[in-house]
Context: one part of a larger RNA
RNA sequence: GGAUGAAUGCUGGCGGCGUGGAUAAGGCAUGCAAGUCGAGUGGGUUUAGACCCACGGCAGACGAGGUAGUAACACGUAGGAAUCUACCCUAGAGUCGAGCAUAUUCCAUCGAAAGAUGGCGCAAUUCUCGAUAGUCACUAAGGUGUAAAGGAGCAAUUCGCUCUAGGAGGAGCCUGCGUAAUAUCAGCUAGUUGGUGAGGUAAUGGCUCACCAAGGCUAUGACGUUUAGGGGAGCUGAGAGGCUGACCCCCACCGAUGGAACUGAGAUACGGUCCUUACUCCUACGGGAGGCCGCAGUCGAGAAUCUUCCGCAAUGGACGAAAGUCUGACGGAGCGACGCCGCGUGGUGGAUGAAGUCCUUCGGGACGUAAACACCUUUUAUGAGGGAUGAAGUUUUGACAGUACCUCAUGAAUAAGGGGCUCCUAACUCUGUGCCAGCAGGAGCGGUAAUACAGAGGCCCCAAGCAUUAUUAUCC
Numbered sequence: 001g002g003a004u005g006a007a008u009g010c011u012g013g014c015g016g017c018g019u020g021g022a023u024a025a026g027g028c029a030u031g032c033a034a035g036u037c038g039a040g041u042g043g044g045u046u047u048a049g050a051c052c053c054a055c056g057g058c059a060g061a062c063g064a065g066g067u068a069g070u071a072a073c074a075c076g077u078a079g080g081a082a083u084c085u086a087c088c089c090u091a092g093a094g095u096c097g098a099g100c101a102u103a104u105u106c107c108a109u110c111g112a113a114a115g116a117u118g119g120c121g122c123a124a125u126u127c128u129c130g131a132u133a134g135u136c137a138c139u140a141a142g143g144u145g146u147a148a149a150g151g152a153g154c155a156a157u158u159c160g161c162u163c164u165a166g167g168a169g170g171a172g173c174c175u176g177c178g179u180a181a182u183a184u185c186a187g188c189u190a191g192u193u194g195g196u197g198a199g200g201u202a203a204u205g206g207c208u209c210a211c212c213a214a215g216g217c218u219a220u221g222a223c224g225u226u227u228a229g230g231g232g233a234g235c236u237g238a239g240a241g242g243c244u245g246a247c248c249c250c251c252a253c254c255g256a257u258g259g260a261a262c263u264g265a266g267a268u269a270c271g272g273u274c275c276u277u278a279c280u281c282c283u284a285c286g287g288g289a290g291g292c293c294g295c296a297g298u299c300g301a302g303a304a305u306c307u308u309c310c311g312c313a314a315u316g317g318a319c320g321a322a323a324g325u326c327u328g329a330c331g332g333a334g335c336g337a338c339g340c341c342g343c344g345u346g347g348u349g350g351a352u353g354a355a356g357u358c359c360u361u362c363g364g365g366a367c368g369u370a371a372a373c374a375c376c377u378u379u380u381a382u383g384a385g386g387g388a389u390g391a392a393g394u395u396u397u398g399a400c401a402g403u404a405c406c407u408c409a410u411g412a413a414u415a416a417g418g419g420g421c422u423c424c425u426a427a428c429u430c431u432g433u434g435c436c437a438g439c440a441g442g443a444g445c446g447g448u449a450a451u452a453c454a455g456a457g458g459c460c461c462c463a464a465g466c467a468u469u470a471u472u473a474u475c476c
Base pairs, nucleotide, nucleotide: 002472003471004470006469007468008467009466010465013343014342015341016340017339018338019336020335026299027298028297030296031295032294035058036057037056040055041054042053043052044051045050065254066253067252075178076177077176078175079174080173083171084170085169088167089166090165091164092163093162094161095160096130097129098128099127106119107118108117109116110115136145137144138143150159151158152157180226181225182224187217188216189215192214193213194212195211196210197209198208199207229251230250231249232248233244234243235242236241256277258275259274260273279290280289281288282287307333309332310331311330315329316327317326318325319324346376347375348374349373356367357366358365359364381410382409383408384407385406386405390400417462418461419460420459421458422443423442424441428457429456430455431454432453438445439444
């Protein structure tokens, strides 16, 4: 000298683009962050528009967050076979008949509440049964079995539903190779290794079970322990390499702790359910409620890290036939010199050189064209006027935003500091102090003329920053 998600001290004009809880995966007040559909259905309220409750459908497995665990097929890369797939696309075929319930409501009861129980009664794209059956499944190849739901519209038509085949995208599984430290861890292993059969799964497989065999791994480091999310990438270096894994992207895992299943195409489900533990809250003491590692915000710990903001206008997502609704994703604004980049703090002239300060050999020298003064400019600032692109080219729709930008006016007007000056290392004098007070990265300064302490003048370096500390790579 390079770098940083930095911090600290002094200082601080503006803009753009980035970036900002690295520690306690510690605890959380409050608000919001996942709904939507009346063109599936029943009911209630209202003058009406319309709204509400429940059943039903789809979506809540995405998006958003975090890195605790994990040394592993977790990740990366290259392959593989025994699989599934809602929505979407392509193609073919079908969509007939009947029935039983039930939620909300109402009645009654219990409870402080959360909520619960019983009864009457009603609907559906809810549920059940039957029919039909091929390009479906099974098969002993004869056969056997298995489906559906309707809605909107005057209609045309359209949105659906069922079965099958293919596609796209997605997901599960297996394998080769690569993937931290440690031998002051040397032996490890009984579902262990393999086989047969069965069960289970969407699917292979000790995945599980019964029986049989006695195997399997290991100094090319098994087993154990410690540490750790992995990669694309980032920093540095001539490179080889070393270090890192913030932001952004891909993958994995997690959702107060530990466990479990249900629903579903998909979860063993962050804002679903059940149990458990700890904690917090409500209680009429009988019993209940909760989960910010979503966005803001708060306390705590810490050297240290932001607004309880605006909007769905754009992009994207969910639902819907659509209008649209929802969206702390996202788009924006705010705060922080945290970083990078850009701009400015004026320009020209102006004395054998004002005042002042400092030094002095007392002659003079330095600050110094610096100032004053004269003329000029207006980036920036302030004020005024105009005013976007982003909207998807007929209408409508802009949070940002009266922003960016443009024009005019005013007037040098609003804007410079930090560190250093013995040598390494660019830059020197005076005064004070007197091994004191102090400095310091190293060597080393200070004991009466200290260029090394402190102050002043001058000078040097960088500059809206400068310096210090920490970490890292490189050079010496």
Molecule: small-subunit ribosomal RNA, 5' domain
Organism: Parcubacteria group bacterium Greene0714_7